[in-house]
C1' cells in the first nucleotide's frame, strides 16, 4: 500500500514558533492577520487496544417438594463502570452535498440506505 471489521449527532484547550492559508476531492457555506497549516511544551477528551474492578451471566457445592436463597469459582462469553499505558482526537453532524429510494402535483425540505473518508482492531 491491499483486504477485513467496529464506530463516526457526545466529549476535550492554552501558550510559544511560524508565517498564508485550512477545512480528504469537487461543488457550497465556513475558519483564519483578532494569525492558517506545520512544529514544540504543558493540558484535556475517551472511539479502539490493554489494565483493574465488582456486578450481570455461567459452572459447581448447599438447604428446599419446587420457586427461590447462600457460598465459591473462573474470565469462555456479553454487558456496565473506571485507569489514561498503546494509538487516536480536541469549530460546525465525517460542515452540508455529490449515487440510490421512500414522502410530495413538482422544485425545496425531510428521512432511509449506500459510496467515499477518518481512526482503531486484526490479517496477508
Nucleotide at each position: 500500500c491491499u483486504c477485513u471489521u467496529a464506530u463516526c449527532a457526545c466529549g476535550a484547550g492554552a501558550g510559544g514558533u511560524g508565517g498564508a492559508g485550512g477545512g480528504a476531492a469537487c461543488g457550497g457555506c465556513c475558519c483564519u492577520a483578532c494569525g492558517a497549516a506545520g512544529c514544540c511544551u504543558c493540558g484535556g477528551c475517551a472511539a479502539c487496544c490493554g489494565g483493574c474492578a465488582g456486578c450481570g451471566c455461567g459452572a459447581a457445592c448447599c438447604g428446599g417438594c419446587a420457586a427461590c436463597g447462600g457460598u465459591u469459582u473462573u474470565c469462555c462469553c456479553u454487558g456496565u463502570g473506571u485507569c489514561a499505558g498503546g494509538u487516536g482526537c480536541c469549530a460546525a453532524u465525517u460542515c452540508c452535498g455529490u449515487c440510490g429510494g421512500u414522502g410530495u402535483g413538482a422544485u425545496a425540505c425531510a428521512c432511509c440506505g449506500g459510496a467515499a473518508g477518518a481512526u482503531g482492531a486484526g490479517a496477508u
The prediction has a mean pLDDT of 76. A computed fold for a 124-nucleotide RNA from a Chloroflexota bacterium, annotated as SAM riboswitch aptamer (S box leader). Of the family's consensus pairs, 94% are formed in the model. It was read from a public genome assembly, where an Rfam model found it. The source organism's lineage runs through Bacteria, Bacillati and Chloroflexota.